[in-house]
RNA sequence: UUUAAUAUUUGGCAAAAUCAGGGAAAUCUGGUGACGCAAAGCCAAAGGGCCUAAUCUAUCAUAGAUGGGAUGGCAGCCGGUUGCACUU
Numbered sequence: 001u002u003u004a005a006u007a008u009u010u011g012g013c014a015a016a017a018u019c020a021g022g023g024a025a026a027u028c029u030g031g032u033g034a035c036g037c038a039a040a041g042c043c044a045a046a047g048g049g050c051c052u053a054a055u056c057u058a059u060c061a062u063a064g065a066u067g068g069g070a071u072g073g074c075a076g077c078c079g080g081u082u083g084c085a086c087u088u
Stems, first nucleotide, its partner, number of pairs: 004088002012037002017032006035076001041081003047078002049074003056068005
């Protein structure tokens, strides 16, 4: 220096729920709160997958309903990438 495995310490992040707000929704931001996480750091066009369906569009039994479809989202789905500590 590189690769792999991984005990421990100091620490880190923060699920559900809830309160307030944004949004058509998915969901996001902040507070409370910890289910868990050794990357639960970062990357959403330079991979996959999943969620929603406003504008739009097609059909219909037409104040609407159903279908299509991201330009909207999810990184705590996989993946890519970067990093910390100690031991072998």